Predicted 3D model of a 75-nucleotide RNA (transfer RNA) from Amedibacterium intestinale. RNAcentral holds the sequence, with entries from ENA. Taxonomically the source falls in Amedibacterium (Bacteria, Bacillati, Erysipelotrichia, Erysipelotrichaceae). The prediction has a mean pLDDT of 82. RNAcentral records the identical sequence in 3 taxa.
[in-house]
RNA sequence: GCCGACGUGGCUCAAUGGUAGAGCAAUUGUUUCGUAAUCAAUAGGUUGGAAGUUCGAUUCUUCUCGUCGGCACCA
Numbered sequence: 001g002c003c004g005a006c007g008u009g010g011c012u013c014a015a016u017g018g019u020a021g022a023g024c025a026a027u028u029g030u031u032u033c034g035u036a037a038u039c040a041a042u043a044g045g046u047u048g049g050a051a052g053u054u055c056g057a058u059u060c061u062u063c064u065c066g067u068c069g070g071c072a073c074c075a
Stems, first nucleotide, its partner, number of pairs: 001071007010024004018055001026042004048064005
């Protein structure tokens, strides 16, 4: 330099055009003599960034940043 995959709550992952969900973690409550576990509830992300298409974008298109992999180059 070229090609490909990925980027979504604190973490791991869903959602493939219709107002973003789950598990774990956190907080509060329940329970217990007490702790943990159980059970219930609550809070937390406008989806890496910017533009475009669309009535509507996590999803499609372009640019850009980052991570990973492959290929090429290396006097």